[in-house]
């Protein structure tokens, strides 16, 4: 050089046009004689960046920017 796939919460992922959510993690509470588990709530997000198409975009389409695998 080329092709292909991934980029959403501290993590590890779902979400494929019309409220951004799950698990762990975090902090608060029940509860225990106490700590762990457990079980209840509550915070945390410019959806990798710009631009397009739409009444609406994480979601479609162009470019760029990090990653991964593949071929040369």
């Nucleotide at each position: 050089g080329c092709c292909a796939c991934c980029u959403u919460a501290g993590c590890u992922c779902a979400g494929c046009g019309g409220c951004a959510g799950a698990g762990c993690a975090u902090u608060g509470g029940u509860a225990u004689c106490g700590u762990a588990a457990a079980c209840c709530a509550a915070g945390g997000g410019u959806c990798c960046c710009g631009g397009g198409u739409u009444c609406a975009a994480a979601u479609c389409c162009c470019g760029g920017a990090g990653g991964u695998g593949g071929c040369u």
The RNA shown here (transfer RNA) has 72 nucleotides and comes from a Candidatus Parcubacteria bacterium. Rfam family: tRNA. The family's RNA type in Rfam is transfer RNA. The coordinates come from a structure-prediction model, not an experiment, and the mean pLDDT is 83.